[in-house]
RNA sequence: UCCAUUGUAGUCCAGCCCCGUAAGAUACCUGGCUUUCACCCAGGCGACCCGGUUUCAAAUCCCGGCAAUGGAA
Numbered sequence: 001u002c003c004a005u006u007g008u009a010g011u012c013c014a015g016c017c018c019c020g021u022a023a024g025a026u027a028c029c030u031g032g033c034u035u036u037c038a039c040c041c042a043g044g045c046g047a048c049c050c051g052g053u054u055u056c057a058a059a060u061c062c063c064g065g066c067a068a069u070g071g072a073a
Stems, first nucleotide, its partner, number of pairs: 001072007010026003020056001028044005049065004
């Protein structure tokens, strides 16, 4: 320098192909339970790497950029 894959709550991960309410686990917070803690039960909080394009509507399509991993030279 080129090619491929990947980027989504604090952490892990689904959804992307074929635009239509961003799901789950864990962590955290509150309450219950318990003599207390833990476990368990209920509820709550929190996310689409950045900029632009197309569209009524973009996490999803397209373009560019950044970062990580792997490969080629």

The prediction has a mean pLDDT of 84. Predicted 3D model of a 73-nucleotide RNA (transfer RNA) from Papaver somniferum. It matches the Rfam family "tRNA". Rfam links the family to the GO term triplet codon-amino acid adaptor activity. By type it is a transfer RNA. The sequence is in RNAcentral, with records from Rfam.